This is a predicted structure of a 1516-nucleotide RNA (small-subunit ribosomal RNA) from Rhodococcus opacus.
The prediction has a mean pLDDT of 83.
Taxonomically the source falls in Rhodococcus (Bacteria, Actinomycetota, Actinomycetes, Mycobacteriales).
Rfam family: Bacterial small subunit ribosomal RNA.
RNA sequence: AACGGAGAGUUUGAUCCUGGCUCAGGAUGAACGCUAGCGGCGUGCUUAACACAUGCAAGUCGAGCGGUAAGGCCCUUCGGGGUACACGAGCGGCGAACGGGUGAGUAACACGUGGGUGAUCUGCCCUGCACUUCGGGAUAAGCCUGGGAAACUGGGUCUAAUACCGGAUAUGACCUUCGGCUGCAUGGCUGAGGGUGGAAAGGUUUACUGGUGCAGGAUGAGCCCGCGGCCUAUCAGCUUGUUGGUGGGGUAAUGGCCUACCAAGGCGACGACGGGUAGCCGACCUGAGAGGGUGACCGGCCACACGGGCACUGAGACACGGCCCAGACUCCUACGGGAGGCAGCAGUGGGGAAUAUUGCACAAUGGGCGAAAGCCUGAUGCAGCGACGCCGCGUGAGGGAUGACGGCCUUCGGGUUGUAAACCUCUUUCAGCAGGGACGAAGCGAAAGUGACGGUACCUGCAGAAGAAGCACCGGCUAACUCCGUGCCAGCAGCCGCGGUAAUACGGAGGGUGCAAGCGUUAUCCGGAUUCACUGGGUUUAAAGGGUGCGUAGGCGGUUUGUCGCGUCGUUUGUGAAAACUCACAGCUCAACUGUGAGCCUGCAGGCGAUACGGGCAGACUUGAGUACUGCAGGGGAGACUGGAAUUCCUGGUGUAGCGGUGAAAUGCGCAGAUAUCAGGAGGAACACCGGUGGCGAAGGCGGGUCUCUGGGCAGUAACUGACGCUGAGGCACGAAAGCGUGGGGAUCAAACAGGAUUAGAUACCCUGGUAGUCCACGCCCUAAACGGUGGGCGCUAGGUGUGGGUUCCUUCCACGGGAUCUGUGCCGUAGCUAACGCAUUAAGCGCCCCGCCUGGGAAGUACGACCGCAAGGUUGAAACUCAAAGGAAUUGGCGGGGGUCCGCACAAGCGGUGGAGCAUGUGGUUUAAUUCGAUGAUACGCGAGGAACCUUACCUGGGUUUGACAUAUACCGGAAAGCCGUAGAGAUACGGCCCCCCUUGUGGUCGGUAUACAGGUGCUGCAUGGCUGUCGUCAGCUCGUGCCGUGAGGUGUUGGGUUAAGUCCCGCAACGAGCGCAACCCUUGUCUUAUGUUGCCAGCACGUAAUGGUGGGGACUCGUAAGAGACUGCCGGGGUCAACUCGGAGGAAGGUGGGGACGACGUCAAGUCAUCAUGCCCCUUAUGUCCAGGGCUUCACACAUGCUACAAUGGCCAGUACAGAGGGCUGCGAGACCGUGAGGUGGAGCGAAUCCCUUAAAGCUGGUCUCAGUUCGGAUCGGGGUCUGCAACUCGACCCCGUGAAGUCGGAGUCGCUAGUAAUCGCAGAUCAGCAACGCUGCGGUGAAUACGUUCCCGGGCCUUGUACACACCGCCCGUCACGUCAUGAAAGUCGGUAACACCCGAAGCCGGUGGCCUAACCCCUUGUGGGAGGGAGCCGUCGAAGGUGGGAUCGGCGAUUGGGACGAAGUCGUAACAAGGUAGCCGUACCGGAAGGUGCGGCUGGAAUACCUCCUUU
Repeated sequence: AACGGAGAGUUUGAUCCUGGCUCAGGAUGAACGCUAGCGGCGUGCUUAACACAUGCAAGUCGAGCGGUAAGGCCCUUCGGGGUACACGAGCGGCGAACGGGUGAGUAACACGUGGGUGAUCUGCCCUGCACUUCGGGAUAAGCCUGGGAAACUGGGUCUAAUACCGGAUAUGACCUUCGGCUGCAUGGCUGAGGGUGGAAAGGUUUACUGGUGCAGGAUGAGCCCGCGGCCUAUCAGCUUGUUGGUGGGGUAAUGGCCUACCAAGGCGACGACGGGUAGCCGACCUGAGAGGGUGACCGGCCACACGGGCACUGAGACACGGCCCAGACUCCUACGGGAGGCAGCAGUGGGGAAUAUUGCACAAUGGGCGAAAGCCUGAUGCAGCGACGCCGCGUGAGGGAUGACGGCCUUCGGGUUGUAAACCUCUUUCAGCAGGGACGAAGCGAAAGUGACGGUACCUGCAGAAGAAGCACCGGCUAACUCCGUGCCAGCAGCCGCGGUAAUACGGAGGGUGCAAGCGUUAUCCGGAUUCACUGGGUUUAAAGGGUGCGUAGGCGGUUUGUCGCGUCGUUUGUGAAAACUCACAGCUCAACUGUGAGCCUGCAGGCGAUACGGGCAGACUUGAGUACUGCAGGGGAGACUGGAAUUCCUGGUGUAGCGGUGAAAUGCGCAGAUAUCAGGAGGAACACCGGUGGCGAAGGCGGGUCUCUGGGCAGUAACUGACGCUGAGGCACGAAAGCGUGGGGAUCAAACAGGAUUAGAUACCCUGGUAGUCCACGCCCUAAACGGUGGGCGCUAGGUGUGGGUUCCUUCCACGGGAUCUGUGCCGUAGCUAACGCAUUAAGCGCCCCGCCUGGGAAGUACGACCGCAAGGUUGAAACUCAAAGGAAUUGGCGGGGGUCCGCACAAGCGGUGGAGCAUGUGGUUUAAUUCGAUGAUACGCGAGGAACCUUACCUGGGUUUGACAUAUACCGGAAAGCCGUAGAGAUACGGCCCCCCUUGUGGUCGGUAUACAGGUGCUGCAUGGCUGUCGUCAGCUCGUGCCGUGAGGUGUUGGGUUAAGUCCCGCAACGAGCGCAACCCUUGUCUUAUGUUGCCAGCACGUAAUGGUGGGGACUCGUAAGAGACUGCCGGGGUCAACUCGGAGGAAGGUGGGGACGACGUCAAGUCAUCAUGCCCCUUAUGUCCAGGGCUUCACACAUGCUACAAUGGCCAGUACAGAGGGCUGCGAGACCGUGAGGUGGAGCGAAUCCCUUAAAGCUGGUCUCAGUUCGGAUCGGGGUCUGCAACUCGACCCCGUGAAGUCGGAGUCGCUAGUAAUCGCAGAUCAGCAACGCUGCGGUGAAUACGUUCCCGGGCCUUGUACACACCGCCCGUCACGUCAUGAAAGUCGGUAACACCCGAAGCCGGUGGCCUAACCCCUUGUGGGAGGGAGCCGUCGAAGGUGGGAUCGGCGAUUGGGACGAAGUCGUAACAAGGUAGCCGUACCGGAAGGUGCGGCUGGAAUACCUCCUUU
């Protein structure tokens, strides 16, 4: 000096990366929605270059001319005449080629920029020189006369000119001859001589103006050249006037511009030719910039003027408001013929989402004409319309708290709207009204006078807060939150996504946020997007390295010297229009806007200079590269010959019944002799061992041996060449397997196929057969997971350790060994790199050079086109449509028909059950008016319920009731209410009678009635909740702090080696500690001690009884109560790391947690419960509340679950007899006694309980009987009779007695519990309870086993590891056919249209050329005539030539019966291919087959798990 760069959301359970999609910004000629006060400055058909009614947009000059229509004035014989100002029409001049519009065409010298013109022109204008002379003949207008509807036009007859023509003169011009000077090739300047043809115009007037020739200038134009700027190669070859030359023509001028002849060239991968699209630029938008997009307004250039063609005039046109022709369209017409061209300004129709007034004025600026006045000017200046844009202003300012009313929310307290309003005090911009009132005016003109805008801007005064605010948004991105409504509906949405009853996401409201006369939406462009990467990306695994080599063009290139100065660098000159942009200043009150100055314009061209580097040219060098020579290793290649083992087949021998095959089988082979075995023979294919992360080759690939031919590599020597090199678009060659063609061959193996199995099926996996093929020769094919998923070359950057081939040194008899070096091939590892995994001198590190390739997923390597192929197919290679992801690496979990390891009544070993029978209970189902509700794998089903006859009760039927059966409060009224009795009724209820409080006599208590708030709900939601509970699981786990590692998720700790019941403990360790869990502390039980001693106890002492701790007494014992002790691997020995611990032992009541209980980590199952309770929201309110009676919850073809009783002799029955513990008891337990066969009854002692009662425990033991049977087993069912409870046992209680005496003889598949005081078995008690359906549940004690080798397997669980496409987590994910719907698309018989060419036909206008006859004033020649010639013209002929016609092709598009695949779609069908070893590892190429995923064959890959071995590596 430079002033300049922001991100976010979305893939996942989470992470990092890759990668797309989306958003925030700015902009617009915009449109749409809602809204709208004023002004200034801008701006306004982006679509139909569609069609246009009407008006205007180019005229002017009488100072060029003949004249004079209309109008004024004068005169008039009313016929007309004159006159000035002027002037219609006409001749003539200039202009009309400018100005204005549009962007159709055009990919081009069209445009931009810089040059050239020695190849040119230029009216008007300026300068200079010279001239402006003498003549001639016509013609328009006019007049006369025709044709026509019109447009228009014919004939006759006058007339003028600055109209036309001739002569003279002339610098100059042109032709030619001879010189001089000069430049850049063609040239330029100039001198002398000869020859040729060539000018002019006047006008008005006293001063000008015009005309002609030449030269110069200025301006404008033409032509040529360098460079620059679109897409497409699915357009690769194009071209015959094509490329060049010569002659000629043409033009202002060069030139194939045109023509004749000659030659055969010219262009193209640096993209020709073709197709598509497009006016180009200054600039505008965006961007940090580089870029990207655009080409409205303003300015420059070009092109066009209804679509096409043509020339004329002119200085200039092939002419927007000129001509001619053909075409389409429109209009007029008398049907004969004519007229027209808004892409000028307004305006109309149409198209469209969409774009204005048929305005004023020439006052200014500019243009045309004119001497001028002036005229003309839809250029222009203004006004109108549109918030279309930019800019400015306003809609008031200050004060004002009971923080009013109202709204909204609320936890009901309040909060908010909100100083906002009201109210008070002010102000008056803008709008309104009134008065004044411009600049813009310069010029012209003698003077007078002259403003469209406009009575506008501006100034002054007046009144009054008076007339003036909306739009979008409020889930995140993104500033801004609540209520109500709705209930996956209605709807929202830019992306992610909201909505299924508590929606900050839909709709409304309140509030808030943002911007504001605007605000949003849509469309488009840039940005963000480093997401095409020049600045500034990648390519092992995410998209992406060509299968490999040789090599062309191209790109890049070693050391050194000289030279040139192309690139490069410096300086300077010209140009880069103006406007725009930036800065400064200035003018409108500010700003927008405008002006002035400077900068910028990054470019191009010229001059001068520099020469390091790159380059050109010339020369040298040897290190890159190559050659030579000497050695070496090798499955490198091709051909010929040859060998043995094995399989199969054939022949013969021996031999007999099976062989073969599988998970198990069967098909198959075999008594016609197989398999097995021996001998002989045939034939084909492949080469065991060696064999190896060993060798060779460019890759594919190459393996018995010998010979011949042949390619490459390595080492050594340093003789030769002297940069000869690297890469390599196209091109060429090679290229596994499968496949194809022709001909051979054919042993094995083996797609297809057949059969047998498996299976639900099995077009498979398995088995038996088996054809193409596998082999050879020749020719095709050209693809693979053709992979190191890693292109080639060169250089540089720590090491360590194997192995193959050389050379060399030391040691050495040799072998071995040690070092150095070159070249291959592996592993580990530092720096560095990487998203990570990993790579790491064989790079994925650091650099250079060249090539290929990528740019979200799918559609799709598909379609179409092209090329190749015999075919199969290959190469090249899209789009519509669709999704918001697809993907890579790594992490944590879960899972695996992965692995390791450990545990558990998990299995095993045992004991006993269940499943069979009958009954009980629960559930499902069924039934019903109701069978109330809930619980439903484990973790529902003898569960809530620890007790449904009424009640309970929630259900049903019927009858009542409505402030309620129950609570609180207020107001008013009443005096009782309750209770007892009676009547009606099924009862609730109603009525009557009896009875009726006092401390304060009231505003009392209490009760009833009325009214208002409210009560009430076992109504819904356990998926809104609290609390409680189940389960994994009493499994050993779950975490944290700090540190460390990792970009991060996360890891470490918690893994490892041991050990344990245990994440229990020890050791080790980038971890060190800690928490919740485990354990322990608590209760109980087992032993002892101490204290105490009633209701317990009774050894000793006494008393008493038939007997009894009954009594006195006692504390020893049992026991109760309380406090302690005891057990800790403490001791010994073995093992062990001499650690934890473990095994054994001693002692001990107890031994390794002594037994049992309580206790349940982080969490999982939206597990269960709104019907225990509590509770949000919703719902009911003369009912879903509440009261009552009866019924139901107890149904019964059936199914399941849990139990009881059994089937009997280890038993049943009878008789006798022994021993518990723990509980309960006053609405209670209830003794002794008596009655009854019994349930029970009568009666009432004792006891609120270590005292009394329930309370006889039973199995057991002793004795007897029964004798294997449906029984003396078993007891269901049924009949009869009773007892008890209760208001009441009908539906629907329990028990007793008598009688009856069913099934059942040990239970299929399966399944459950239990490891010691356990199972099994036996009884007792309690809760609930009037009674009881209890066989249930919860406790208590009595008797009291068996077995555990062990962890292979089943189930569940813990830890480590591995794979993973799962994360709702395998009850996961996911593939394909088929069926249905929608959408876009390919093919398709055909059909319709567009575009550009080609061939031929026709051939308008017109230019050019020719021309018999015809016509012909002035001028020229001959001549003198009514002349001829020259020249000119019409006509005709010819070349070219638009439109049109015909034809066959090319190319593009529309439609198209039918058809192909594709995409998408909440619940369709069939299977299960893939992800775990996905249950046959998967995948690639190819071939065949099959409903489908797919299967199989051949070759290949690891992007396969697990295990073992080999090799290498790491550590010791």